Background: The RNA shown here (TPP riboswitch aptamer (THI element)) has 103 nucleotides.
RNA sequence: CGCGACCGUUGGGGGUGUCCGCGCGUCGAGCAGCACGGGCUGAGAAAGACCCCUGGAACCUGACCCGGCUCAUACCGGCGUAGGGAAACGUGACCAUGCCCUC
Numbered sequence: 001c002g003c004g005a006c007c008g009u010u011g012g013g014g015g016u017g018u019c020c021g022c023g024c025g026u027c028g029a030g031c032a033g034c035a036c037g038g039g040c041u042g043a044g045a046a047a048g049a050c051c052c053c054u055g056g057a058a059c060c061u062g063a064c065c066c067g068g069c070u071c072a073u074a075c076c077g078g079c080g081u082a083g084g085g086a087a088a089c090g091u092g093a094c095c096a097u098g099c100c101c102u103c
Base pairs, nucleotide, nucleotide: 007090008089009088010087011053012052013051014050017040018039019038020037021036023034024033059084060083061082065078066077067076068075
């Protein structure tokens, strides 16, 4: 000095399920739905937090998919060499303020 990783800055992308209880709703009850509380898994289950940003399974589609397992989600395998998917920089990054120089 160059490259990469990590970390950071700014910007951007993404998901939020399942089970139980209670309430609302209804003439009444169940299912569905909504709100609240609790359990489970997970980084994250509306947290302004977490994860991911092209060397991209963060996440979406296929998919209310197929097989195993579970009360169910989760989890494991397949689908999957599938189709999509969000980037620039380096502490002097981003923002604000001050000072100096030039016009």

The coordinates come from a structure-prediction model, not an experiment, and the mean pLDDT is 76.